[in-house]
Small-subunit ribosomal RNA, 5' domain from an uncultured bacterium, 512 nucleotides, folded computationally. The RNAcentral record of the full RNA draws on SILVA. Its mean pLDDT, the model's own confidence on a scale to 100, is 81.
Context: one part of a larger RNA
RNA sequence: AGUGAACGCUGGCGGCGUGGUUAAGACAUGCAAGUCGAGCGGAGGUGGCAACACCUCAGCGGCAAACGGGUGCGUAACACGUGAGCAACCUGCCUUGAAGUGGGGGAUAGCCCGGGGAAACCCGGAUUAAUACCGCAUAUGGUUAAGUGUCGCAUGGCACGAAGACCAAAGCUUGAAAUGGCGCUUCAAGAGGGGCUCGCGUCCUAUCAGCUAGUUGGAGAGGUAACGGCUCACCAAGGCUUAGACGGGUAGCUGGUCUGAGAGGAUGAUCAGCCACACUGGAACUGAGACACGGUCCAGACACCUACGGGUGGCAGCAGUUUCGAAUCAUCCACAAUGGGCGAAAGCCUGAUGGUGCAACGCCGCGUGGGGGAAGAAGGUCUUCGGAUUGUAAACCCCUGUCACCAAGGAACAAUAAGUUGUGAAGAGCAGCGAUGAGUUAACUUGGAGAGGAAGCAGUGGCUAACUCCGUGCCAGCAGCCGCGGUAAUACGGAGACUGCGAGCGUUACUC
Numbered sequence: 001a002g003u004g005a006a007c008g009c010u011g012g013c014g015g016c017g018u019g020g021u022u023a024a025g026a027c028a029u030g031c032a033a034g035u036c037g038a039g040c041g042g043a044g045g046u047g048g049c050a051a052c053a054c055c056u057c058a059g060c061g062g063c064a065a066a067c068g069g070g071u072g073c074g075u076a077a078c079a080c081g082u083g084a085g086c087a088a089c090c091u092g093c094c095u096u097g098a099a100g101u102g103g104g105g106g107a108u109a110g111c112c113c114g115g116g117g118a119a120a121c122c123c124g125g126a127u128u129a130a131u132a133c134c135g136c137a138u139a140u141g142g143u144u145a146a147g148u149g150u151c152g153c154a155u156g157g158c159a160c161g162a163a164g165a166c167c168a169a170a171g172c173u174u175g176a177a178a179u180g181g182c183g184c185u186u187c188a189a190g191a192g193g194g195g196c197u198c199g200c201g202u203c204c205u206a207u208c209a210g211c212u213a214g215u216u217g218g219a220g221a222g223g224u225a226a227c228g229g230c231u232c233a234c235c236a237a238g239g240c241u242u243a244g245a246c247g248g249g250u251a252g253c254u255g256g257u258c259u260g261a262g263a264g265g266a267u268g269a270u271c272a273g274c275c276a277c278a279c280u281g282g283a284a285c286u287g288a289g290a291c292a293c294g295g296u297c298c299a300g301a302c303a304c305c306u307a308c309g310g311g312u313g314g315c316a317g318c319a320g321u322u323u324c325g326a327a328u329c330a331u332c333c334a335c336a337a338u339g340g341g342c343g344a345a346a347g348c349c350u351g352a353u354g355g356u357g358c359a360a361c362g363c364c365g366c367g368u369g370g371g372g373g374a375a376g377a378a379g380g381u382c383u384u385c386g387g388a389u390u391g392u393a394a395a396c397c398c399c400u401g402u403c404a405c406c407a408a409g410g411a412a413c414a415a416u417a418a419g420u421u422g423u424g425a426a427g428a429g430c431a432g433c434g435a436u437g438a439g440u441u442a443a444c445u446u447g448g449a450g451a452g453g454a455a456g457c458a459g460u461g462g463c464u465a466a467c468u469c470c471g472u473g474c475c476a477g478c479a480g481c482c483g484c485g486g487u488a489a490u491a492c493g494g495a496g497a498c499u500g501c502g503a504g505c506g507u508u509a510c511u512c
Stems, first nucleotide, its partner, number of pairs: 001511003005508005012366006018359002020324001025322003029319003034063003039060002042057006070277003080201007089194003094190008102136001104134002112125005141167004147160005171182003203249003210240003215237004220232003252274004256267004279300005302313004330356001332355003338352001339350004369399004379390004403453001405448005413439001419433005456501005461482003467496005477484002
């Protein structure tokens, strides 16, 4: 000097931040991921005589749920940082370009009927739709491929490429239509994202000295988006290591943060990037993407329900509870803004986020009044009894009005929304109109009242700024070090005075 601090005493206001460092212990309750009826058939409801219109929604289907949010268990590793490489790779949505979107089929949820079960849920029959599923046609193209040309960095890349073989598609919208809009399929390119490989850097320990059998390499096969012992059969006997292998301990890494003149040392809260994990262990499915926090399956521990046959759950999301601990907050408000998902849109969802609340936990700012005022009042303390000091301090006089309080006003955060008007071929663009605020509007302004509501903490032997009296008598006690205390203690306890800092001041812990 610093801290995510804690403890003691004290405590007026505001701004901006920060707030389970311990038990990755266990969790009641609520919420945290949905959306689309302009993909589909239907069920229920409202209005209507009806046709029909409108509303709601369980199911099928699509997209999302792999983001966002949390935590730091594991990990000493290509995990991270940095710099390269992939002629060994993938990529939904988005952008650009080219081409297409023809014609068929069989089912299945739902609904209805029947049955089982305490429940969770399950079984059978009949029937139905699609942008669900499956053939056929077409092929701009793509895959396969002899060959040719060209280039390179070894494998090899790029371009052309006969014949043949294989590979697509889905519709919706409008009163009606469109060469419209939104989709769908194939190919090519891009952007952004990801995967893999390598050089270098990255803690302690030798009271760890040898380690290794898919181990090291080969040629082959399988597998993967892709290279590869990644996996497998066979063959060879290799590979690493005192420049520290192997083992043990500890630990998420970084930008940064603290300190320091620097070099360095320590550290990795908040914020940002990457990684890992989601009760513990294992596994795959779906998908462009997961081996998936609020998905599935298996095993285990724990907990709950049960009609004892069987089921259910996972806060290291936001609040909150309990335990632990020196110690860490509201079971708050809102989607108005920013951003995200879905949707043509309106919109819906969003404990992301924006806000408010609690806590002097931190930093910063402000205030607790200003000027005058000597009979140097009273009181306190000391005294050599003369006085000294508290001390211009108070009283008293004249002012001011910050903050807080009361009353009134009052922004910014709100814009390119949708829609509509004009122009226009246009639903493009431009111009105009145009709804919407959680935050008690807390900024700010005006008025009112009144010095009124707002000071403590530690120290005073030396280091170290600041001294006297009384009490105590090696006792009681103090103490960071030196050391004080045994009858005159500036060192203990109290008082007065003083010193330092000040809404804080000290102590403890840790770092430099």